RNAcentral holds the full RNA, with entries from SILVA.
Small-subunit ribosomal RNA, central domain from a metagenome, 349 nucleotides, folded computationally.
[in-house]
Context: one part of a larger RNA
RNA sequence: CUGGGCGUAAAGCGCAUGCAGGUGGCUGAGUAAGUCGAAUGUGAAAGCCCCGGGCUCAACUCGGGAACUGCAUCCGAAACUGCUUGGCUAGAGUCCCGGAGGGGAGGGCAGAAUUCCCAAUGUAGGGGUGAAAUCCGUAGAUAUUGGGAGGAAUACCGGUGGCGAAGGCGGCCCUCUGGACGGUGACUGACACUCAGAUGCGAAAGCGUGGGGAGCAAACAGGAUUAGAUACCCUGGUAGUCCACGCCGUAAACGAUGUCAACUAGCCGUUGGGGGAAUUUGUCCCUUAGUGGCGCAGCUAACGCGAUAAGUUGACCGCCUGGGGAGUACGGUCGCAAGAUUAAAACUC
Numbered sequence: 001c002u003g004g005g006c007g008u009a010a011a012g013c014g015c016a017u018g019c020a021g022g023u024g025g026c027u028g029a030g031u032a033a034g035u036c037g038a039a040u041g042u043g044a045a046a047g048c049c050c051c052g053g054g055c056u057c058a059a060c061u062c063g064g065g066a067a068c069u070g071c072a073u074c075c076g077a078a079a080c081u082g083c084u085u086g087g088c089u090a091g092a093g094u095c096c097c098g099g100a101g102g103g104g105a106g107g108g109c110a111g112a113a114u115u116c117c118c119a120a121u122g123u124a125g126g127g128g129u130g131a132a133a134u135c136c137g138u139a140g141a142u143a144u145u146g147g148g149a150g151g152a153a154u155a156c157c158g159g160u161g162g163c164g165a166a167g168g169c170g171g172c173c174c175u176c177u178g179g180a181c182g183g184u185g186a187c188u189g190a191c192a193c194u195c196a197g198a199u200g201c202g203a204a205a206g207c208g209u210g211g212g213g214a215g216c217a218a219a220c221a222g223g224a225u226u227a228g229a230u231a232c233c234c235u236g237g238u239a240g241u242c243c244a245c246g247c248c249g250u251a252a253a254c255g256a257u258g259u260c261a262a263c264u265a266g267c268c269g270u271u272g273g274g275g276g277a278a279u280u281u282g283u284c285c286c287u288u289a290g291u292g293g294c295g296c297a298g299c300u301a302a303c304g305c306g307a308u309a310a311g312u313u314g315a316c317c318g319c320c321u322g323g324g325g326a327g328u329a330c331g332g333u334c335g336c337a338a339g340a341u342u343a344a345a346a347c348u349c
Stems, first nucleotide, its partner, number of pairs: 004320003007303002012317001014201004021194003025088007033081002035077003039073004049065006091191001092188004096183003103177007110154001115149007125136002162169002206247006215241002220236004258316006266294012298305002322349003331342004
């Protein structure tokens, strides 16, 4: 190389866009690079293989043949692939109409609650726990009422419901903006799929500069618990959590399941469209795009998967190859740093 794999045993890049590369619909014509056939030349000898011969046999050796699956030239074939040139519309895309949506960005507004401040009523407790204590309170707390400030988050609706490539997205209104879906025709005419490198996006935490800071809360302090208690519980509490801009680039970034396409029993729910029956308002049928539950065949080591496949196939990419050492060292690249990424070996079982 051939070969085996990647839901849970090792293995799908966190996600996307996409150049090179790989692959590519139906139908003509041409070409003849790949492909196929014939011929010619060449493919040293020895060796291997076959048939004979010579040493008493064999090893060994001699003769002949075959083979040398290759290469070159030339003649031909034209189905398939390629290339050139036409045509097509089933892939892909554009236009038009329509409705759905926590998709994204910016701005404005609202109510409930927590905390704090002021005032009032009012008096001895409050808070907290398994029980307590630290803590707050006669300098008037807790409770109740009125007023004010400020920050963060949006109960109910709310749903294996919706949207987004993933991360993720939830009060209301406005502006800007992306995508998907349905319907009907018209248009372009293979414009497609995948994608090493590259580029962009990327939860939380963390970092830089400047704001902000109600609640919560690493660190920290105190009180408990305990043999101890650097914890679990309690009282406090700073970074942080929030905003703007710039970094970081990682997660059990999970469906632990790469993307695209085709094909392969059914049944039940649900969301967004379309069509049709029929009622009159309980609906029923068909279809399409999602999203769930079962399940046949098939697959699977089993668990399970089962038209949203882990079934049957094709195209392309990524990745795996015993455990530890180790996702470490060294070197490179990136980063302000933290570190990230790429990634061994000795040794050992």